[in-house]
Context: one part of a larger RNA
Molecule: small-subunit ribosomal RNA, central domain
Organism: groundwater metagenome
């Protein structure tokens, strides 16, 4: 490189947009560039096959014919498939109309309950932790009760293999503004489509720059048990952090370890969620049942695949198109170069040697 692969053995990229590129519904008609047919030409010799001859025979020569350099040029011809052009549908794919669902963003204002402090009043010797202790807090009155007041963080119950979002995530009320998705009908556009190499964006938590703010929790740090020793594990204290603003970093067991799109698979069972559509009750309500569709999210299974564990219309099953990765282990995600970063580090990414 071929081939074979990517759930757990190497390997799906974190996620999304969208450029190059590949790769594309149904149909009519042109063109004929790909294709495919025939014709000439032209593809040196030697070498190769094969058959006659010439060295006494073979090797070796000659002579003939065939064969070779994937082919190549030029002229006619076919047109199914492909390009291409001109038309045309409407199932893909958009727009639209409409009644709903939703912790989907971003910004803003209200609120809670619990914490912590401080002040007041009450009240007196403990409190607090802990397997037991201690350190530690208290007579300058703790620890409880109680009143007001500040202050930052957080949203209990509802809460659900429940929703929403490309994924990271997302959860008190309510506003305003953006966004997406599902149903439903089928009113326009008509292939406008998928996928995606560079590229751009967005990305928990930790971590950087600055300015604030700081309750409660805590890395580092100090103390106090524990122990042989205890840079721990429990304890009592804390700084950065954790919160806001504006940048910056770009990484995760960033998981479904299962890339994204379409089609299909004589069968399923059964929960839930959201729209519809029928029918039956109704306190007439945005209710309650029951069956169906579509769409999402579970469990359980045929068949079928799969070394099994499994998976099983939300495939790992039967194609199909498109991108990313893999190719013993260990050196090594290291080394050295480039590119990014304020650093820290991130990207890309080897080789000697070694087994």
């Nucleotide at each position: 490189u071929u081939g074979g692969g990517c759930u757990u053995a190497a390997a799906g990229g974190g996620c999304c947009a969208g450029u190059a590129g590949c790769c594309u519904g149904c149909u009519a008609g042109a063109a004929c560039c790909g294709u495919c047919c025939c014709a000439c030409g032209u593809g040196a010799a030697a070498u190769g096959u094969c058959a006659a001859c010439g060295c006494u025979c073979a090797a070796c020569g000659u002579u003939g014919a065939c064969g070779c350099u994937g082919g190549c040029g030029u002229a006619g011809g076919a047109u199914a498939c492909c390009u291409u052009c001109u038309g045309g549908c409407u199932g893909g794919g958009g727009a639209g109309u409409g009644g709903g669902a939703g912790a989907g963003g971003u910004c803003a204002g209200g609120g809670g309950u619990a914490c912590u402090u401080a002040u007041g009043g009450g009240g007196u010797a403990g409190g607090g932790g802990u397997a037991a202790a201690a350190u530690c807090c208290u007579g300058u009155a703790a620890u409880c009760c109680u009143a007001u007041a500040a202050g930052g963080a957080c949203c209990a119950c509802c809460g659900g293999u429940g929703g929403c979002g490309a994924a990271g995530g997302c959860g008190c009320c309510u506003g305003a503004c953006c966004a997406g998705a599902a149903c439903a009908c089928a009113u326009c556009c008509g292939a406008c489509g998928g996928u995606g190499a560079g590229u751009g964006g967005c990305u928990a938590a930790g971590g950087c720059u600055a300015g604030g703010a700081g309750a409660a929790c805590g890395a580092a740090u100090c103390g106090g048990a524990u122990u042989a020793g205890a840079u721990a594990c429990c304890c009592g204290a804390g700084u950065a952090g954790c919160c806001c603003u504006a940048g910056c970093a770009g990484u995760a067991a960033a998981u479904u370890a299962u890339g994204c799109a379409g089609a299909c698979u004589g069968u399923g069972g059964u929960g839930u969620u959201g729209c519809c559509g029928c029918g039956g009750c109704u306190u007439c309500g945005g209710g309650c049942c029951a069956c169906g569709g579509c769409a999402g999210u579970g469990c359980u299974g045929u068949a079928g695949c799969g070394u099994a564990g499994g998976u099983g219309u939300u495939a790992a099953g039967u194609c199909u198109g498109c991108c990313a990765c893999c190719u013993g282990g260990g050196g090594a995600g290291u080394a050295c170069g480039g590119c990014c970063g304020c650093a820290a580090g991130g990207u890309u990414g080897a080789a000697a040697c070694u087994u």